[in-house]
Formats: sequence, C1' cells, structure tokens
RNA sequence: GCCAAUGUAGCUCAGCCUGGCAGAGCAUCUGAUUUGUAAUCAGAUGGUCGAGGGUUCAAAUCCCUUCAUUGGCU
Repeated sequence: GCCAAUGUAGCUCAGCCUGGCAGAGCAUCUGAUUUGUAAUCAGAUGGUCGAGGGUUCAAAUCCCUUCAUUGGCU
C1' cells in the first nucleotide's frame, strides 16, 4: 500500500441480510423473603447504535466518506 471482519447500556452480545416503538443476559439500585448474609422473587435505572454527510414520510439497518481495533496479502 491492498483486502476483509468488528464497533449497539458499566461488561458480554442480539437486532442489520428484508428500513417502521432500540432489546436480552450479567452488573447496579429499590422492595419482598431471612435473626442476619447469600440465594430466590418483583420492580427500576442506564443508549445522540464509533464519527460526519446523503437517500427516504421514516435509518442501528441502505449509500458515501472517515476513525479505532483485529486478521490476511504484498
């Protein structure tokens, strides 16, 4: 230099292909239960979907550019 993959909640990820309310588990907080802790159960909090732009009534999703990480080729 060229090619590919990945980037979404504090962490691990799904959703993308086929555009239509942003989700799960863990963690955290509150409550119940217990003499108390753990475990269990119920509820809650937490996101400008890496960044910018475009298309569209509508973009995490499609298109362009760009950044970071990883792998391959030279």
Molecule: transfer RNA
Organism: Candidatus Nitrosotenuis sp. DW1